Bacterial RNase P class A from Rhodopirellula baltica, 395 nucleotides, folded computationally. The sequence was found by an Rfam model in a public genome assembly. It matches the Rfam family "Bacterial RNase P class A". Rfam classes the family as a ribozyme. The source organism's lineage runs through Bacteria, Planctomycetia, Pirellulales, Pirellulaceae and Rhodopirellula.

């Protein structure tokens, strides 16, 4: 200097005029004499790191209690964090990369089912295609021996031939993948048959970690694909509903019928419990008609698992102890703009050997609606950290 790698910041800015919106509100005016209305000068406040996605979790509110089991649903190394999660930290196992680091749906395949084109003999306890084997029983041909009826016939630890029977799974071939690896012996060839190192798997003992797990020795059988983000099986866990939650004030009501002995309530079934109701004038449930529908909290200083500081534990996440005039939207069809200047940034055209000059253009994803904690998802200039990793040159 050049490519990378972890982790953050950033989200133009001033000014002026004009406008919205929310609270205080000097001072008025009215007046049913009640802080009831209504005008108002000035003042201050007014989208976000993801507000978005509705993935998770909760905090609040209601369902009378929230039980019990089936079903469904999440989740899936250890340890630890946290209100709580499917988050998050740090560790170990795997796998990617030369490294820094990245990713991990990381329990179970010998409990059961499926599943994997095509090639191939054969893909799970499967299997000979091309090939080796003359050791086993046969066969053929040549030799040599006897013996003949001269056609043959019998024998020989002969030699050939792999032709059938049978061995065979080392070599080659198919294939992503073929039921350990190299090498030594050994067989008719061959095979972990047997050996020696590996490698895997299983038992024992030791080290070393809280644990997953790791690292040694020693012994043995020689050796038991893959896939469960596929059914499945194992462990753990899980009440519903949701600000259109809900609480409170006001208007306004006109019935008529049907069903039925049970009926409603607790995500789906059961069972259990609670409540109403049995006098069909009932609880409910469903038809058919007819009325009313404004407001006010909730909802804001959002006082909160709360922001911000300094310590202090802890590899970290995070947690504890003090201080802090640190309070900064609040609508309810939905507000937070608009113009205009000035500047800061970033770029193109042209001029220049370069520094530069220049002026024409651009300055991102994107809008709260009860908060909160994550997680994902998008993003324009413009910048910072690292006892960070490779490379290459120079001293």
């Nucleotide at each position: 200097g050049c490519a990378g790698u972890a982790g953050g910041c950033g989200g133009g800015a001033c000014g002026a005029u004009c406008g919205c919106u929310c609270g205080c509100g000097c001072g008025g005016c009215a007046u049913u004499c009640g802080u009831u209305g209504c005008c108002a000068a000035g003042c201050g406040g007014g989208a976000g790191g993801a507000a978005a996605g509705u993935c998770c979790g909760g905090g609040c509110u209601c369902c009378a209690u929230a039980g019990g089991a089936c079903a469904g649903g999440a989740u899936g190394g250890u340890c630890g964090a946290u209100a709580a999660c499917g988050u998050c930290g740090a560790c170990c196992g795997g796998u990617c990369g030369c490294g820094a680091g990245g990713c991990u749906a990381g329990g179970g395949a010998a409990a059961g089912u499926g599943c994997a084109g095509c090639a191939g003999a054969g893909a799970g306890c499967a299997a000979a295609c091309c090939g080796c084997c003359g050791a086993a029983c046969g066969g053929u041909u040549u030799a040599c021996u006897g013996g003949u009826u001269c056609g043959c016939c019998a024998g020989u630890c002969a030699a050939a031939c792999g032709c059938g029977u049978g061995g065979u799974a080392a070599g080659g071939g198919u294939g992503a993948a073929a039921c350990g690896g190299u090498g030594c012996g050994g067989u008719a060839a061959g095979a972990g048959c047997g050996c020696a190192c590996c490698a895997g798997c299983a038992g024992u003992c030791g080290g070393g970690g809280u644990g997953a797990c790791u690292c040694g020795a020693u012994u043995g059988g020689c050796u038991u694909g893959g896939u469960a983000a596929a059914c499945c099986c194992c462990a753990u866990c899980c009440g519903g509903a949701g600000c259109u939650a809900g609480a409170c004030c006001a208007a306004a009501c006109a019935g008529g019928g049907u069903g039925c002995a049970g009926a409603a309530g607790c995500g789906g079934u059961c069972c259990g419990c609670u409540u109403c109701a049995c006098g069909a004038u009932g609880a409910c449930a469903c038809c058919c008609g007819g009325g009313u529908a404004g407001g006010u909290c909730g909802c804001g200083a959002u006082u909160g698992a709360g922001g911000c500081g300094a310590c202090g534990a802890g590899c970290a996440a995070u947690c504890g102890u003090c201080g802090u005039g640190c309070a900064c939207a609040g609508a309810u069809a939905a507000a937070u703009g608009a113009u205009c200047g000035u500047c800061a940034c970033c770029g193109a055209a042209g001029c220049g050997c370069a520094a530069g000059c220049g002026g024409c253009g651009g300055u991102a994803c994107a809008g709260a609606a009860c908060c909160c904690g994550g997680c994902u998802u998008a993003c324009a200039a413009g910048c910072c950290u690292a006892u960070c990793u490779g490379c290459a040159a120079u001293c």